[in-house]
RNA sequence: AGAGUUUGAUCCUGGCUCAGGAUGAACGCUGGCGGCGUGCUUAACACAUGCAAGUCGAACGAAAAACCAAGAUUUUCGAAUUUUGGUGGAUUAGUGGCGAACGGGUGAGUAACACGUUGGUGACCAACCCCGAGGAGGGGGACAACUGUGGGAAACUACAGCUAAUACCCCGGAUGCUCAGAUGUUUAGAAAGUCUGAGUUAAAGCUCCGGUGCCUCGGGACGGGCCUGCGGGCUAUCAGCUUGUUGGUGGGGUAAUGGCCUACCAAGGCGAAGACGGCUAGGGGGCGUGAGAGCGUGGCCCCCCACAAUGGAACUGAGACACGGUCCAUACUCCUACGGGAGGCAGCAGUGAGGAAUAUUGCGCAAUGGGGGAAACCCUGACGCAGCAACGCCGCGUGGGUGAUGAAGGCUUUCGGGUCGUAAAACCCUUUUCUGGGGGACGAAACCAGACGGUACCCCAGGAAUAAGUCCCGGCUAACUACGUGCCAGCAGCCGCGGUAAAACGUAGGGGGCGAGCGUUGUUCGGAAUCAUUGGGCUUAAAGAGCACGUAGGCGGCUCAGCAAGCGUCGUGUGAAAUCCCCCGGCUUAACCGGGGAAUUGUGCGGCGAACUGUUGGGCUUGAGGCAAGUAGGGGUGUGUGGAACUCUUAGUGGAGCGGUGGAAUGCGUAGAUAUUAAGAGGAACGCCGGAGGCGAAGGCGACACACUGGGCUUGUCCUGACGCUGAGGUGCGAAAGCCAGGGUAGCGAACGGGAUUAGAUACCCCGGUAGUCCUGGCCAUAAACGAUGUCCACUAGGCCGGAGAACUUCUGACAGUUUUCCGGCUGAAACAAAAGCAUUAAGUGGACCGCCUGGGGAGUACGGUCGCAAGGCUAAAACUCAAAGGAAUUGACGGGGGCUCACACAAGCGGUGGAGCAUGUUGCUUAAUUCGAUGCAACGCGAAGAACCUUACCUGGGUUUGACAUCCUCGGAAUCCUGUAGAGAUACGGGAGUGCCCUUCGGGGAGCCGAGUGACAGGUGCUGCAUGGCUGUCGUCAGCUCGUGCCGUGAGGUGUUGGGUUAAGUCCCGCAACGAGCGCAACCCCUAAUCCUAGUUGCCAGCACAUGAUGGUGGGCACUCUAGGGUGACUGCCCGGGUCAACCGGGAGGAAGGUGGGGAUGACGUCAAGUCAUCAUGGCCCUUACGCCCAGGGCUACACACGUACUACAAUGGCGGAUACAAAGGGAUGCAAGACCGCGAGGUGGAGCCAAUCCCAAAAAGUCCGUCCCAGUUCGGAUUGGAGUCUGCAACUCGACUCCAUGAAGGUGGAAUCGCUAGUAAUCCCGGAUCAGCAUGCCGGGGUGAAUACGUUCCCGGGCCUUGUACACACCGCCCGUCACACCACGAAAGCUGGUUCUACCCGAAGCCGGCGAGCCAACCUUAGGGAGGCAGUCGUCGACGGUAGGGCUGGUGAUUGGGGUGAAGUCGUAACAAGGUAACC
Repeated sequence: AGAGUUUGAUCCUGGCUCAGGAUGAACGCUGGCGGCGUGCUUAACACAUGCAAGUCGAACGAAAAACCAAGAUUUUCGAAUUUUGGUGGAUUAGUGGCGAACGGGUGAGUAACACGUUGGUGACCAACCCCGAGGAGGGGGACAACUGUGGGAAACUACAGCUAAUACCCCGGAUGCUCAGAUGUUUAGAAAGUCUGAGUUAAAGCUCCGGUGCCUCGGGACGGGCCUGCGGGCUAUCAGCUUGUUGGUGGGGUAAUGGCCUACCAAGGCGAAGACGGCUAGGGGGCGUGAGAGCGUGGCCCCCCACAAUGGAACUGAGACACGGUCCAUACUCCUACGGGAGGCAGCAGUGAGGAAUAUUGCGCAAUGGGGGAAACCCUGACGCAGCAACGCCGCGUGGGUGAUGAAGGCUUUCGGGUCGUAAAACCCUUUUCUGGGGGACGAAACCAGACGGUACCCCAGGAAUAAGUCCCGGCUAACUACGUGCCAGCAGCCGCGGUAAAACGUAGGGGGCGAGCGUUGUUCGGAAUCAUUGGGCUUAAAGAGCACGUAGGCGGCUCAGCAAGCGUCGUGUGAAAUCCCCCGGCUUAACCGGGGAAUUGUGCGGCGAACUGUUGGGCUUGAGGCAAGUAGGGGUGUGUGGAACUCUUAGUGGAGCGGUGGAAUGCGUAGAUAUUAAGAGGAACGCCGGAGGCGAAGGCGACACACUGGGCUUGUCCUGACGCUGAGGUGCGAAAGCCAGGGUAGCGAACGGGAUUAGAUACCCCGGUAGUCCUGGCCAUAAACGAUGUCCACUAGGCCGGAGAACUUCUGACAGUUUUCCGGCUGAAACAAAAGCAUUAAGUGGACCGCCUGGGGAGUACGGUCGCAAGGCUAAAACUCAAAGGAAUUGACGGGGGCUCACACAAGCGGUGGAGCAUGUUGCUUAAUUCGAUGCAACGCGAAGAACCUUACCUGGGUUUGACAUCCUCGGAAUCCUGUAGAGAUACGGGAGUGCCCUUCGGGGAGCCGAGUGACAGGUGCUGCAUGGCUGUCGUCAGCUCGUGCCGUGAGGUGUUGGGUUAAGUCCCGCAACGAGCGCAACCCCUAAUCCUAGUUGCCAGCACAUGAUGGUGGGCACUCUAGGGUGACUGCCCGGGUCAACCGGGAGGAAGGUGGGGAUGACGUCAAGUCAUCAUGGCCCUUACGCCCAGGGCUACACACGUACUACAAUGGCGGAUACAAAGGGAUGCAAGACCGCGAGGUGGAGCCAAUCCCAAAAAGUCCGUCCCAGUUCGGAUUGGAGUCUGCAACUCGACUCCAUGAAGGUGGAAUCGCUAGUAAUCCCGGAUCAGCAUGCCGGGGUGAAUACGUUCCCGGGCCUUGUACACACCGCCCGUCACACCACGAAAGCUGGUUCUACCCGAAGCCGGCGAGCCAACCUUAGGGAGGCAGUCGUCGACGGUAGGGCUGGUGAUUGGGGUGAAGUCGUAACAAGGUAACC
């Protein structure tokens, strides 16, 4: 410090997620030791049991152990028991004092002066402690305990009697206190002090004789009460709240101020700087994180507050409204004799419950601290320790060294090896820890006293001995292989893995991280600049309010002076300690702890400063406004006026249609339409001018005239003197549609009706047509109300155009020119921007103020509020869900977008296919099997250039198991040939013949072959072409596809390759931030067309010769043809024209050939997971007496159908018969075969010749000539069938070809549709070859005859280039919307039902304080002894908790039914959007 994730890729916006730290944690796996800490976050739920607050005999009385003395009784003569008196001090209960208000717990409540911080108290208190001063005289009456008598189960209690005090009461008494008056200094106002007067309140003793306690006053210390400025939650979907309320006066109350309380008076007080209400919450020091600012948090420790089952109340006291006190009420629990009682762990342990989850019913007061006491001492679950828990932090260990045969074993492997791995073993050491033994603390300042603890620590001995796990290994993110699994099981923080080769699942080996821990989950900070003060944005990504005016508020020109609030500086006080940081120190170290410092960013007070802000006063003119003179304009309102068009009415002319559409129809029209003429009526809108033009704040405004009226601009040495800008709320204006009332209604026209279109058509198109559109008045308040750009001010290059002015110049004048102000536009620099773009009319640079945004969906929705007549508007969530949603730009692809262009693509032609029969291939069906593959173009006469057996992979049956084939090992035998039996054959069992080659030391060995055996292995046309190589098809012989360097762009990428021409061509030329280059194109290669040279047999024959019936048959020749080798030739080279002086195009000449002459070979980058595992090769998987191998037979040839491709035809341009002419290219020894003979023929017999320019196949056919047929199912056509044959072959039954005789089917030119071909082409005619024993209508080649047509590129299919749009990128066979149906989820409404909380009114009214009464009762004082004063009980009243009644508010739960929403591999209906999305889309 960043990373992953939206895309084909890119940049940006933006969310989600991860890496880090932390934790009072929990869960999973694992677990050796020690130190220091921490440990109910949930039920402030309920609690059994024990303990947690007592102490003082030096305050007091009584009882009383023990002892002494005396007496009595008993006696074992020791003594025991007992009575009285004295001494004595332990214990129990009581009176009395102090404490119990501390310490300990918890965080329910509390949004508050509760807390923090700063001040105040001139408005206060203060037990114990300290200092100072003074004092303690006299007297009196009780009550507990106790005793007696009772009540009660108990708790407890009644009556009578006795008694003490540091308990209580009275009198006296003072410097004190209170009140009144005077004085008095400081103060905002008092008080203190001094003087005078009146009233009034004190005391306690004990003693060990040292002291200690008591009373009063003043002061201090500690602690507290009250007041106060400032600070720190959420919510406005809580906007108004308040009657003791706000203030005053009198009174009461308190330690004390105060509506704290009360009576009366006044009518105030609070609130947008958020009152009131709701929700949540103890606050702080701090803690976690962070660079910081912040954000989160408040467990342990410290400070404060609040609470003690729930609610209320007071008493006592210095202090409480009191955790372990009292009273009352309520709920709960327990006891009970049913009459009554008892209780409060949020003290320490502990129990139950709740929960994911949190410990021992331990030891000790030794230390520290606290209470009491004079002290000893007692008490102390505060505290000190120990126990449990890896809950956290820190430290240590589980060994160290040597050790290669790199052991065994595991895993893996390309089988060579690699790896675990010096790791182990083995050898040599050490002993932290552990075990045993011995010693043994500090903690105690102080006599005594040590829980921890026989602990820490030290020494000795023993022995590597007792001690390693967990998570991860696709990317982020360090770490990889094998097997298993096969969208299953599973993983997952995000992206995403898994559908047969998974580094992502599971296991193993290996590796990486951390380590007594490691992971997971939760929470929180960070990363997140993702709420942005530091430190973000708003044209298009989320985001400028539709527009203006204006209130509060915020901000504000130049200058002078004063003040000092802000601001700065200095000093001073405070900011507790702990924590954090620095230094030093103590535990072996560390964690931990101690000491010192710094810090504590805050705040009070005082002094100083005056630039800036503020404030007060004075001045100024440039901001703002005014005045004057001009000026343009669809600015607004009202009233009138006008013409064109339209419709209607009337009349005329006229006579069959009009209208409408893509085409029609509905509709109108002989009752006279449309058309046309004239007249009239009506309503709405204002052509041309008209413009990127004008005006207005926006909405918006368009004929003309008038009236009224708003604003702008220009000019001016005029006036005022900061009067300004913005603007939360607020107010006004605000298109269209819509609403209310009343008018109006020509045209247009939702709804609606009809006609079309269509699968449907509730649409688009057509004919009609109501609201509405218009006017008046009133509502509504929204728009893609847009410049998607808030208002105002200042500054920052230019150029051009338009509108409105002014000044100057020129001119006869009009224009024009220069300068300047305002307005409307275009282009463009810097800058800015993600880019597109913006750019003095900013989206630049700054300033002021307002509004708004924070992922997508849910949703601008629900609920609530408010406005509205309604429709609806404004305000505005959440649950749930997704890993994106988005912006700009890029490259493609696509478009029922555009431009250019090519192609037998269409068109123009010729011939076919589709109909028939047959052949062949395919689907389907059938079958034991009909082996397999190929499947739009680009499968289908394809693999197959030959299925009777074989082939053959399929089926049935029969056999076989180291195998039909390869290598190695052992044994035997040469190989090989002939032959018998059984069998369908494979095979099984036999017989016979027969020994070779090389080396040799002569024993033998070796190569090859055969047989047997053993195991390694063979074998597989078994699967996967979606694991592959190779080969191939296709787009397409289309003209494209790229690279280097440079340049442009943040980048994807662009440029080059686009543009203007041209070409068959990215072919060439020109231009150009490009310049070059590569793969393609072309050319080079082959065939063909001309010619030359060379050569002349097997070819040829002009001339010469010979022979023949005839023939290059022969001699001879090589001229010609031809053959086959090498040259020449064609290059837009020449001419004319066009064209950019170009490329090139048109025409011409010459030429055998002319503009790539014709044909072939040649196929760029790539696309289709195209085809092929069955040509071959090959990874993986599978089979191994079988999925291998052998054999026989069958099948691949089946047959209701369907399709493709061919063949033959349907005839006269023909068939048949006869005659007759002319090729090329091939093949031939297991061969081609002539002549001859036989057969009607296929063919047979026989064999010359030929290893082939020699011989043969071999007849070329169409053609030509002659004849015949005469338009018919024929003398067309030949299927089918019968019979007879031929040939090949081991074998033609399934299942060959051919021949002859006979038979003689369909078929008369073929629907929709569709194919080929642009010249030696189509069409037509024969010939040959490969395969092959035999078997082509197929395939591959050859030649013969030999056309028609192309205006042209609108349209169909396909392709290329440029451009445009895009929501597509699996790329239009794309994407995608809504209803319906199904499942699940959350939410809203809802008759209601049921909780919580709160308010109002009223009722009841406990305890208790206060007040009244107080006839009953009463010791202290007074008394004249009657009583009085005073007190108590009791009773009444105000207040008053709980409770009750009634009615509201707010907020939950639930609810038949209902509403929309979300989610869900393959449901239904349509096609709305994205391209002009097929009616442009959207608000």

Small-subunit ribosomal RNA from an uncultured organism, 1483 nucleotides, folded computationally. Its Rfam family is "Bacterial small subunit ribosomal RNA". The sequence is in RNAcentral, with records from ENA. The coordinates come from a structure-prediction model, not an experiment, and the mean pLDDT is 84.